[in-house]
Context: one part of a larger RNA
RNA sequence: GGUGCAUGGUGGAUGCCUAGGCGUGCAGAGGCGAUGAAGGACGUGGCAGGCUGCGAUAAGCUCCGGGGAGUGGCCAAACACGCAUUGAUCCGGAGACGUCCGAAUGGGGCAACCCGGCGGUACUGGGCAACCAGAUACUGUCACCGGCGGCUGAAUGUAUAGGCCGUCUGGAGCGAACCCAGGGAACUGAAACAUCUCAGUACCUGGAGGAAAGGAAAUCAACCGAGACUCCGUAAGUAGCGGCGAGCGAAAGCGGAUUAGCCCAUGGCUUCGAGCCAUACGUCAUCGUGACGUCAACCGAAUGGUCUGGAAUGGCCAACCACAGAAGGUGACAGUCCCGUAGGUGUCAGCCGAGCGAUGACGGUCGAGUAGGUCGGGGCUCGUGGAACCCUGACUGAACUUGGGGGGCCCACCCUCCAAGGCUAAGUACUACUGCAAGACCGAUAGUGAAGAAGUAAUGCGAAUGAAAGGUGAAAAGUACCCCUUCUAGGGGAGUUAAAAGUACCUGAAACCAUGUACCU
Numbered sequence: 001g002g003u004g005c006a007u008g009g010u011g012g013a014u015g016c017c018u019a020g021g022c023g024u025g026c027a028g029a030g031g032c033g034a035u036g037a038a039g040g041a042c043g044u045g046g047c048a049g050g051c052u053g054c055g056a057u058a059a060g061c062u063c064c065g066g067g068g069a070g071u072g073g074c075c076a077a078a079c080a081c082g083c084a085u086u087g088a089u090c091c092g093g094a095g096a097c098g099u100c101c102g103a104a105u106g107g108g109g110c111a112a113c114c115c116g117g118c119g120g121u122a123c124u125g126g127g128c129a130a131c132c133a134g135a136u137a138c139u140g141u142c143a144c145c146g147g148c149g150g151c152u153g154a155a156u157g158u159a160u161a162g163g164c165c166g167u168c169u170g171g172a173g174c175g176a177a178c179c180c181a182g183g184g185a186a187c188u189g190a191a192a193c194a195u196c197u198c199a200g201u202a203c204c205u206g207g208a209g210g211a212a213a214g215g216a217a218a219u220c221a222a223c224c225g226a227g228a229c230u231c232c233g234u235a236a237g238u239a240g241c242g243g244c245g246a247g248c249g250a251a252a253g254c255g256g257a258u259u260a261g262c263c264c265a266u267g268g269c270u271u272c273g274a275g276c277c278a279u280a281c282g283u284c285a286u287c288g289u290g291a292c293g294u295c296a297a298c299c300g301a302a303u304g305g306u307c308u309g310g311a312a313u314g315g316c317c318a319a320c321c322a323c324a325g326a327a328g329g330u331g332a333c334a335g336u337c338c339c340g341u342a343g344g345u346g347u348c349a350g351c352c353g354a355g356c357g358a359u360g361a362c363g364g365u366c367g368a369g370u371a372g373g374u375c376g377g378g379g380c381u382c383g384u385g386g387a388a389c390c391c392u393g394a395c396u397g398a399a400c401u402u403g404g405g406g407g408g409c410c411c412a413c414c415c416u417c418c419a420a421g422g423c424u425a426a427g428u429a430c431u432a433c434u435g436c437a438a439g440a441c442c443g444a445u446a447g448u449g450a451a452g453a454a455g456u457a458a459u460g461c462g463a464a465u466g467a468a469a470g471g472u473g474a475a476a477a478g479u480a481c482c483c484c485u486u487c488u489a490g491g492g493g494a495g496u497u498a499a500a501a502g503u504a505c506c507u508g509a510a511a512c513c514a515u516g517u518a519c520c521u
Stems, first nucleotide, its partner, number of pairs: 001520009015506001016471002020442002022439001024437005029431002031174002039101003042055003046079001049075003061095006070083003106115003116142007123134004144171002146168007178209001179207005189196001193243001219226002230257005240248002261423003264367001265279005281363009293351002297345003303318005319336002321325001328338002372396008382408001403418005458465002478505001481493004
């Protein structure tokens, strides 16, 4: 020096666990905001760093309901001081308070800051008083746009634009996806590439709702008939479209889900304008009533002995309940120990709110610069094709029920429907959020990025990027006391414990290190 073995150290694999995730089903809810949101800054506790709560009334204030013995949120205890059967803490509901920033809205601004105007209250001074002046504190108000009403009012005569005043619980901003509309790519595929494709996708913008959109045939069909719209299945990868390449790709019909249809009216007046009145109808809003539901809770059956053990929920013996043998906890595996579960009971006030009733507002006479045509585009399965149909930028431009549209160029016959006004639940889509349920989902390099102060620490000028890190024990019983020591680390006794499992703590693999020993050199 090597190899084997043993004992330790180091290390944190593995096993077991779960406080956290993941996806799903059903139900609820589907909005919040100038009555100042979402999101923040700064404060707020006896001592107070972080989180949570709250807002100068600041881990809280008031009332109503519940509940019934302790209690002043968590890390997290100690000390101090309190509260509480005159019912606290706690749980549910309603109210009060709610700094500053933020749409942020008096003006400004480098968000959480700076500077005002006009009122009011308190204070001071002057004045007999009305009142005047002053500085500070508190408080109210002062942005823009829009609707409505009024006043005023140019060029310009009438008018209009504009201006001013009043009024409005009007708008703004935020929010995960779903929805409608206006715009709208490229990579890519075509084994290159230009038509084409990706795709009307991504993305941008506007708008709305709990859904949105669509919707009661100028629809289909085929000589039989159907009867609004939406969604699913099928028809069907069919008919078709297509540098007939790559690819794209219906509809009718049939089977289902769910069903719902309506309005533009009548009469009178009339200044001939749906202008006024009355009665209807429809829609919306408000108010009243209000089923069901929701937000605290309450009742809730039934076991003993013995053995092992640190501990009984385990073994043995003997019982009981069950509309309850779901789940969780308890010193090992519990129907009968705890919390619960099945099943019942309750809920003032609040919230939601089907239905019903009342009141009010609004709506409007059947659709002409329309249908159709030409040119240019777009949409449909349809890429200009024989190209109908739908939309429309330009130019044109009918008929009026003896009428008009459609049935895929066009014509005739036949069939069918009535455009150019409007409303409409359900079936359908989604899930930021709430509740319940279950998972041939994960189990700490997994599962969310995040089981711990996680969108934290850290990085970047910035947009942004973005971790690691779980487990003592049944219970802290967290090692009193003694000894060694640089008085530190660590260790030796002693003690706790079932065990040291000793807070570098369950288990504790391997690499690696050390000591001992055997053999080889």
Predicted 3D model of a 521-nucleotide part of an RNA (large-subunit ribosomal RNA, domain I) from a Planctomycetota bacterium. The RNAcentral record of the full RNA draws on ENA. The source organism's lineage runs through Bacteria, Pseudomonadati and Planctomycetota. The prediction has a mean pLDDT of 83.